[in-house]
RNA sequence: AGAGUUUGAUCCUGGCUCAGGAUGAACGCUAGCGGCAGGCUUAACACAUGCAAGUCGAGGGGCAGCGCGGGUAGCAAUACCUGGCGGCGACCGGCAAACGGGUGCGGAACACGUACGCAAUCUACCUCUUUCUGGGAGAUAGCCCGGAGAAAUCCGGAUUAAUAUCCCAUAGUAUAUUAGAAAGGCAUCUUUUUGAUAUUAAAGCUGAGGCGGAAGGAGAUGAGCGUGCGUCCCAUUAGCUAGUUGGCGGGGUAAUGGCCCACCAAGGCGACGAUGGGUAGCUGAUGUGAGAGCAUGAUCAGCCACACGGGCACUGAGACACGGGCCCGACUCCUACGGGAGGCAGCAGUGAGGAAUAUUGGGCAAUGGACGCAAGUCUGACCCAGCCAUGCCGCGUGAAGGAUGAAGGCGUUCUGCGUUGUAAACUUCUUUUAUUAGGGAAGAAACCUCUUUUUUCUAAAGGAGCCGACGGUACCUAACGAAUAAGCACCGGCUAACUCCGUGCCAGCAGCCGCGGUAAUACGGAGGGUGCAAGCGUUAUCCGGAUUCACUGGGUUUAAAGGGUGUGUAGGCGGAUUAUUAAGUCAGUGGUGAAAUCUCCGGGCUCAACCCGGAAACUGCCAUUGAUACUAUUAGUCUUGAAUUCUGUUGAGGUGGGCGGAAUACAUCAUGUAGCGGUGAAAUGCUUAGAUAUGAUGUAGAACACCGAUUGCGAAGGCAGCUCACUAAGCAGCGAUUGACGCUGAGGCACGAAAGCGUGGGGAUCAAACAGGAUUAGAUACCCUGGUAGUCCACGCCCUAAACGAUGAUUACUCGACAUACGCGAUACACAGUGUGUGUCUGAGCGAAAGCAUUAAGUAAUCCACCUGGGAAGUACGACCGCAAGGUUGAAACUCAAAGGAAUUGACGGGGGUCCGCACAAGCGGUGGAGCAUGUGGUUUAAUUCGACGAUACGCGAGGAACCUUACCUGGGCUAGAAUGCAGUUGGCCAGUUCCUGAAAGGGGACUUUCCCGCAAGGGACCGACUGUAAGGUGCUGCAUGGCUGUCGUCAGCUCGUGCCGUGAGGUGUUGGGUUAAGUCCCGCAACGAGCGCAACCCCUAUCUUCAGUUGCCAGCGGGUUAAGCCGGGAACUCUGAAGAAACUGCCGUCGUAAGACGCGAGGAAGGAGGGGAUGAUGUCAAGUCAUCAUGGCCUUUAUGCCCAGGGCUACACACGUGCUACAAUGGGGAGGACAAAGGGCUGCUACCUGGUAACAGGAUGCAAAUCUCAAAAACCUUCUCUCAGUUCGGAUCGUGGUCUGCAACUCGACCACGUGAAGCUGGAAUCGCUAGUAAUCGCAGAUCAGCAAUGCUGCGGUGAAUACGUUCCCGGACCUUGUACACACCGCCCGUCAAGCCAUGGAAGCUGGGUGUACCUAAAGUCGGUAACCGCAAGGAGCCGCCUAGGGUAAAACUAGUAACUGGGGCUAAGUCGUAACAAGGUAGCCGUACCGGAAGGUGCGGCUGG
Repeated sequence: AGAGUUUGAUCCUGGCUCAGGAUGAACGCUAGCGGCAGGCUUAACACAUGCAAGUCGAGGGGCAGCGCGGGUAGCAAUACCUGGCGGCGACCGGCAAACGGGUGCGGAACACGUACGCAAUCUACCUCUUUCUGGGAGAUAGCCCGGAGAAAUCCGGAUUAAUAUCCCAUAGUAUAUUAGAAAGGCAUCUUUUUGAUAUUAAAGCUGAGGCGGAAGGAGAUGAGCGUGCGUCCCAUUAGCUAGUUGGCGGGGUAAUGGCCCACCAAGGCGACGAUGGGUAGCUGAUGUGAGAGCAUGAUCAGCCACACGGGCACUGAGACACGGGCCCGACUCCUACGGGAGGCAGCAGUGAGGAAUAUUGGGCAAUGGACGCAAGUCUGACCCAGCCAUGCCGCGUGAAGGAUGAAGGCGUUCUGCGUUGUAAACUUCUUUUAUUAGGGAAGAAACCUCUUUUUUCUAAAGGAGCCGACGGUACCUAACGAAUAAGCACCGGCUAACUCCGUGCCAGCAGCCGCGGUAAUACGGAGGGUGCAAGCGUUAUCCGGAUUCACUGGGUUUAAAGGGUGUGUAGGCGGAUUAUUAAGUCAGUGGUGAAAUCUCCGGGCUCAACCCGGAAACUGCCAUUGAUACUAUUAGUCUUGAAUUCUGUUGAGGUGGGCGGAAUACAUCAUGUAGCGGUGAAAUGCUUAGAUAUGAUGUAGAACACCGAUUGCGAAGGCAGCUCACUAAGCAGCGAUUGACGCUGAGGCACGAAAGCGUGGGGAUCAAACAGGAUUAGAUACCCUGGUAGUCCACGCCCUAAACGAUGAUUACUCGACAUACGCGAUACACAGUGUGUGUCUGAGCGAAAGCAUUAAGUAAUCCACCUGGGAAGUACGACCGCAAGGUUGAAACUCAAAGGAAUUGACGGGGGUCCGCACAAGCGGUGGAGCAUGUGGUUUAAUUCGACGAUACGCGAGGAACCUUACCUGGGCUAGAAUGCAGUUGGCCAGUUCCUGAAAGGGGACUUUCCCGCAAGGGACCGACUGUAAGGUGCUGCAUGGCUGUCGUCAGCUCGUGCCGUGAGGUGUUGGGUUAAGUCCCGCAACGAGCGCAACCCCUAUCUUCAGUUGCCAGCGGGUUAAGCCGGGAACUCUGAAGAAACUGCCGUCGUAAGACGCGAGGAAGGAGGGGAUGAUGUCAAGUCAUCAUGGCCUUUAUGCCCAGGGCUACACACGUGCUACAAUGGGGAGGACAAAGGGCUGCUACCUGGUAACAGGAUGCAAAUCUCAAAAACCUUCUCUCAGUUCGGAUCGUGGUCUGCAACUCGACCACGUGAAGCUGGAAUCGCUAGUAAUCGCAGAUCAGCAAUGCUGCGGUGAAUACGUUCCCGGACCUUGUACACACCGCCCGUCAAGCCAUGGAAGCUGGGUGUACCUAAAGUCGGUAACCGCAAGGAGCCGCCUAGGGUAAAACUAGUAACUGGGGCUAAGUCGUAACAAGGUAGCCGUACCGGAAGGUGCGGCUGG
């Protein structure tokens, strides 16, 4: 110090989350030791038991109990007696008990903090000081006796003491009254002092040392009271107050005071927040933070409050009293039922509550306290110990060496390696800690006793003795032996740390983002690693990060946010200058700011935590002295801010009146006849009762064309014919006047479009609602025909708009250009002048960017308003306003991790522009109808193996399913296996012949039988068998992959380097102007270049040349045949096949800068890419293929592998695709005749001959092929026939007989012959191909192949068209631009009702609580007041009366909380239903306000906005 998270990516805004620190903590796992601290945060809930406040005999009467002494009895034990002594229960009396200890209920207050004051006060014990301490009296506890009661306790009688009580005397620096004087102050007054009068004291004890008592003064300490300042939230709490505010007089108190009372006055508080409600002990401090702050107020310390709830006083120096009293109440306990007792928020402890918090311990040794002369007693204060990892701190669990890098685990590319890992083993060393044993503290100095010295008294100093809970603890020493001691969390990013297995959107994880649907570093386990460590994690809470409430230190055009506009009150701020004061401000000094804490320095526990000492600090408050620039105060002056006056000028500024023409509607009359009107097209509607149209006249209401604009005016809303009256404002000019009079403006007041409301008018047009007609799946809409409120006027309400410049007002300053309105200046229409407005463009600067830019969103100042994630919601409740509609103010629960702004790249648009393509159009021929073939779906089946599914699956993989193929089914078999490698053993084979069994595979058996080297043994080669080791799988995943392929698309695109622009994503280049088939080329340009694509280079083909001339050719010459290049020969031609030439807009003309385009151009075989092929950029479709092949992972191993036989892939109600053949005469049939190209051929093609009607068979020869052969080309031509018919068309289907291939044609082949002769007469909606040697049509060949289901596919040639005006439309594509709420990218996104589940919440008849106030009734204890009867000599008391009051009761309200039948909307969920509102022109631009209507989104009217 930051990080993650909105997006495809970016910048910004903005929330959420994390990393840090902390805790009186709790929970989970784990746990060796010690030191120091801490330990009911909840029920101020209830408490058993014990202890926590006593002490003094040197105040007293006394003597219950204990001890001693004495006496009596007794042998003794012992019993009894005895206050004589030590002492002492209970009692009288004194002091203490008001401290110490606990808790945080209440309280928002002078309670607390801080500072000041008391001239308005008290203070026991203590210190200093002055004076005094004389005399007397009567009681009463106790004890004794009697009585009541269960008890607590009480009553009566007799007797008694005091440092208890009372009386008398004496007394002043006391108190009260009063008369002066002086000084001072702060109003009352205070201090000092001189007098007078009156009143009030005492206590004794003694051990003779002493301790006390009374009245004063002073101090110290403690307390009381007053005041300034500080001290939480809510304004959805705005008014509160009758003892209230003040006065006079009294009462009361230690003391002031309405503290209380009588009377008088009518005040007092409040927006600087009264009153009310909620919450809370306050502070020093603590946590955090850079600080400012924010949060907290445990432990320690100061103050306050409280002591079962409430009230009250008594005693006392002090209390309205925690372990005192009285009363009321609730609760608990005892009871003999009549009455009584009690108060742990003291220390332990118990129950309860709770996530949760300890021992019914030891000791007064220390410190402190009470009492006492003292010894001493008491002390749950305190000091210690116990429990708890609750926290902080420290120590340890060993150290060094040690590689064969052991074993084991885990991983792996797999027997090799990596890792665990110097880790272990092993060797050497150490011994903290634990254990055992021994030693063993400091904390203790006093008091006291004895003693010594000094000292006038008092007292001081020295020595000796006495006293330790903790504790035989800390600490020290020795022995022993690595011996006694490691876990927890995490490992996707943030965030340090990675692999395997399991699981398969399951189980689960998760702080945020998010993981998990078969290869999960995110779940669970393991190995390994990382972090911390006797702890580690989780949860909760606080601060931080968060500049995310912003004082330090934020914003408001579009992200949340400027009030609709003005006027103006309070308030805030305010021009120049002189003086004044010194409040703010600044400086010095003094006081205070408790201690502890924090910081620094030093010291003590072995260190540290902890503790001690010192310093600093405590940023504050008060007082005082000074300074006077600024602000402020007061008094002057000034003119520049502001205002006024004068003269002009401008305008749809406002209000009221009058007038005008056009249009519309209606009415009347006239002309006139069949339609009008309306729409995308129609219909509703109007019209022969005369419409529409035309003309004339009249009536009515509303609005003001042109001018008109980027204009003008107004504060905004808003304002438009002309004119008059009244009225407001701006601006300019020249002087003058006032003299800061100013700016802003919370509340307040006024104005405020449209819609709407009330009353009364008016009503032409238009037009919510409504009705009808259309459209539509529907159409509560868009369109049409009508039409009512309303639209208009007057008066009164309403008070909201996208009331917008989405930009508050005012002032100052800061580059320019142009336009425009109105002034001034100017002779001027020119113009470098000037002012106020209205606009556009552009700098600096600003801004997230878009943009703003003297009319700021720049630079500054003042004041106001407003914002703080989205939704819920501008909703609910409350309040105010309104006739209503509704407006203003304005939440929460709950829910999400986003919502949002600007810009970027794409994609998309029923946006735009440009262009292309058999895309449409123009044509030709098909498909869709029939029969058949073939593929697919479906169905069937034991199996009908598998894959391919819009375009881009469906005559596709398959270019050959009878067996084989074959992957499928049934059955029979094999298990290192059907194939191959390696090693070992064994045999000599291999191969051939043959037998048995079997459907075959397989199983069993017989016979014959090697080669090379070597003398041999043996070795090698080859093969079989066996063993071992590597198998095998057309099983799954094409969504784990490679390779290959389809498609967009042979479309013209896709990128890079450097530079430049931009915060950035990105842009530029690649856009623009032309051109092209083309990102082809040219020109321009912050770009310059380059790459992959395009084109070209390659092949075929069209022309020519050269070379070559067999198997091809034959013109000329010769020979020869019935004929034939048959032969000699030729090298011309055709052809073959090799090399070249040729085409480049090169030439001409026109246009053009160029590129290039154009021309029935020339030339040329070919002309603008001549025709065709091969060639497929970056990428898209998780496209296709694990079944061509390869391959990761998973699965299988007597089977999902392998072999075999048979079956199936050929099934058949049906549906679709692709084809073939047809439906005929442009044809069918018969006969005759002609012309190709390209291919194939030895397990082959076969001439020719014979047989057969034929398929074919039997012979025979040629040819491994420019030689022989398949081979006949067919359409075509000639001729004959058929004559429009289900035919001499068509050939399906079926029957019979054959041929061929093959081990085998049953399922299931092809062909031949004869017979049979089905549908079909040109095909609905729709749809496909093709632009020239193309379509159409005709045949030929080949691959695969034994044969063939081929009508398929791939090639070849023959014959050979029609049409294209053109780019509006359909489809697809390219580029530019625009909008976007899309980015899984329009097959997108998304809205509302309804239905279901869950959640929180509003209303609500009512029901139940709670606290508070008011009124009335009643009223305990108690203080105060009054008082004749009773008691007392009296003082006084009892009793009674009165005031007040806790409490109780009654009543009506208000507030608040809970609950509730029913009901309202909201949120979330999931694959529901209905529609399609919004985002593109979202298919009717959207949105705002308002009104009406409708299942719903929504629609329509009126006005507004651009965020079209």
RNAcentral holds the sequence, with entries from SILVA.
The RNA shown here (small-subunit ribosomal RNA) has 1508 nucleotides and comes from a metagenome.
Its mean pLDDT, the model's own confidence on a scale to 100, is 84.